[in-house]
Molecule: transfer RNA
Organism: Candidatus Nitrosothermus koennekii
């Protein structure tokens, strides 16, 4: 330097055949259960979807440049 695959709440992660509120797991707080804690129930908050352009009524999703991580090849 080419190629290729990935980036989505604090972490891990589905969703990437464009469609209305963007889903789960844990982990936080709150309630509940216990004599007390743990576990279990219930209920919340939390996401510029890696950055910026375009294309469209409508982008995580599609193009393109860029960053940043892996893998291959040179």
């Nucleotide at each position: 330097g080419g190629g290729c695959c990935g980036g989505u709440c604090g972490u891990c992660u589905a969703g990437c055949u464009g469609g209305u509120u963007a889903g789960g797991a844990u982990g936080u707080c709150g309630c509940u259960c216990u004599g007390a804690c743990a576990c279990g129930g219930c209920g919340a908050a939390g996401g510029u979807c890696g950055a910026g352009a375009g294309u469209u009524c409508a982008a995580a999703u599609c193009u393109c440049u860029c960053c940043c991580g892996g893998c291959c090849c040179a």